[in-house]
Predicted 3D model of a 74-nucleotide RNA (transfer RNA) from Candidatus Methylacidithermus pantelleriae. Its Rfam family is "tRNA". About the family: Transfer RNA (tRNA) molecules are approximately 80 nucleotides in length. Its mean pLDDT, the model's own confidence on a scale to 100, is 80. RNAcentral holds the sequence, with entries from ENA.
RNA sequence: GCGGCUGUAGCUCAAUGGCAGAGCACCAGGCUGUGGCCCUGGUGGUUGCGGGUUCGAAUCCCGUCGGCCGCCCA
Repeated sequence: GCGGCUGUAGCUCAAUGGCAGAGCACCAGGCUGUGGCCCUGGUGGUUGCGGGUUCGAAUCCCGUCGGCCGCCCA
C1' cells in the first nucleotide's frame, strides 16, 4: 500500500429498513440476627465520528478514526 471482519448501556452480546433490547453489574425494596444466595422493581444509549439515500437507518451507500486478521513490496 491492498483486501476482509469489527465498533450498540459500566462489561459480554442481540436486534428482517418500522417503539434500541437481553444477561451480568449498579440502585431501591422483600427475604435474613448481619452479609451472601434468591425474589420483585428501577436507573442507565450522540448505535465510534461526519455526510448521503429513504416517509422512516444500528441496518443500505460514501468518507473518516480505532481494533483484529490476511496479502503484496522493501